[in-house]
Context: one part of a larger RNA
RNA sequence: ACCAAUUAAGGGAAUUCGGCAAAUUAGUCCUGUAACUUAGGUUGAAGGGAUGUCUAUUUUUGUGACUUUCAGAAAUGUUGGUUGCAUUAAUAGAUCACAGUAACAAGGACGGCCCGACUGUUUACCAAAAACGUAACCAAGUGCUAAUCCGAAAGGACGUGUAUACUUGGUGAAACCUGCCCAGUGGUGGUGUGUCAAACUCCUUUUCAAGGGAGCUAAGCCCCAUUAAACGGCGGGGGUAACUAUGACCCUCUUAAGGUAGCGUAAUGCCUUGUCGUCUGAAUGGCGACGUGCAUGAAUGGUUUAACGUGGUUGUCACUGUCCCUAGUUGGAACCUU
Numbered sequence: 001a002c003c004a005a006u007u008a009a010g011g012g013a014a015u016u017c018g019g020c021a022a023a024u025u026a027g028u029c030c031u032g033u034a035a036c037u038u039a040g041g042u043u044g045a046a047g048g049g050a051u052g053u054c055u056a057u058u059u060u061u062g063u064g065a066c067u068u069u070c071a072g073a074a075a076u077g078u079u080g081g082u083u084g085c086a087u088u089a090a091u092a093g094a095u096c097a098c099a100g101u102a103a104c105a106a107g108g109a110c111g112g113c114c115c116g117a118c119u120g121u122u123u124a125c126c127a128a129a130a131a132c133g134u135a136a137c138c139a140a141g142u143g144c145u146a147a148u149c150c151g152a153a154a155g156g157a158c159g160u161g162u163a164u165a166c167u168u169g170g171u172g173a174a175a176c177c178u179g180c181c182c183a184g185u186g187g188u189g190g191u192g193u194g195u196c197a198a199a200c201u202c203c204u205u206u207u208c209a210a211g212g213g214a215g216c217u218a219a220g221c222c223c224c225a226u227u228a229a230a231c232g233g234c235g236g237g238g239g240u241a242a243c244u245a246u247g248a249c250c251c252u253c254u255u256a257a258g259g260u261a262g263c264g265u266a267a268u269g270c271c272u273u274g275u276c277g278u279c280u281g282a283a284u285g286g287c288g289a290c291g292u293g294c295a296u297g298a299a300u301g302g303u304u305u306a307a308c309g310u311g312g313u314u315g316u317c318a319c320u321g322u323c324c325c326u327a328g329u330u331g332g333a334a335c336c337u338u
């Protein structure tokens, strides 16, 4: 010097990417408890007090003894009282210690925001999460000898179920909602004036063979509808109000339709450390606003949201060897001498 413990005056996060690690808290009883809320919760919110031993009084429960009332022939049962032991709790007083859940065991707390509703699941051995699932919502398929799935088949699963069912896909509690577009690509339905193979029919070069031509025709394609909680998509230019600025309004090009409600510098914003406010002594930080948003946006779900989370981020209190700034002790290991 190292490893594992442990203790530190004063300060108390100044450390650090970041309170990582450690410390604080802790059981039980009493009290008290805000905002929010889906009225259930949050909640052990927070905060405050008590806790050992002895004595006294009262008390709970159990079990004996004595006595007493009544019933009974008695055994015995029953009513009340006194008392012993054990036990429970309360109150008061006393007493010891720095310290009474004295060891062990045993929540630090509270705000803001993001994400995911929640309990749950996952990368056995670097990731536990915002990923997956979930209840719930929606769409499509399927009438049972069903659809879907396994198998070459026989046969089997779903299911000894029957549309309040099963299968497949999407979204992901609840609340408020879910706008416009069917031109493209898919799905579904329809129709025939189109197109269209083989087979079949007919014609044909002089008989055969082979070939050629015509006709008929299914699905498909074409065509016509429909369908976006199907895949997906959701503009540009110019002008305009009696200060200026802005542009309710107008003109124009153009599309299938031109992004609605919301939210918005965002887990999405390049410029960007945007601007303003607030928190700080100081913040590329947090929160609240603003909005021409490089490139937000509605089940590829949008916006909120109590509860929940070994999730992310940012504050406050408490607490501390994280640090100022190191030091001591114990055990181990190591080293030196023998």
Base pairs, nucleotide, nucleotide: 002332003331004330005329006328007327008326010324011323014322019319027051028050029049030048031047036041038173052095053094054093055092056091057090058089061086062085063084064083065082066081067080070077071076096100108317109316110315111314112313113312114311115309116308120132121131136171137170138169139168140167141166142165148157149156150155175303176302177301179234180233181232184231185230186227187226188225189224190223192222194221195220200215201214202213203212204211235253236252237251238250239249262296263293274290275289276288277287278286279285